Notes
The prediction has a mean pLDDT of 75. A computed fold for an 87-nucleotide RNA from Deltaproteobacteria bacterium tcs-42, annotated as c-di-GMP-I-GGC riboswitch aptamer.
């Protein structure tokens, strides 16, 4: 030092409920605590969710495409970091 993960100290905070925003996914803010060593930063790829104004096609509607948005606690790839037993 680290691709390790024991301990102790801090730290985040699911899934409920309250309020608040938004059409909705969902954010935020308080209780709460199921986890979480990157459960910190970032929507670059991939999944996953709302939304249906506008565009194609169509009698209509549905799918689908596209679009705009959510999700970093679904995976990855980038940036950055507390703490040190073993090995």
């Nucleotide at each position: 030092a680290g691709a390790c993960g024991a301990a102790a100290a801090g730290c985040c905070a699911a899934a409920c409920c309250u309020g608040u925003u938004g059409c909705a996914a969902a954010g935020c803010a308080g209780g709460g605590g199921c986890g979480g060593a990157a459960a910190a930063c970032c929507a670059c790829g991939g999944g996953u969710c709302u939304u249906g104004u506008c565009c194609u096609c169509g009698c209509u509607g549905c799918c689908a495409g596209u679009g705009a948005g959510a999700u970093a606690g679904c995976c990855g790839a980038g940036u950055u970091a507390c703490c040190g037993a073993a090995g």
It was read from a public genome assembly, where an Rfam model found it.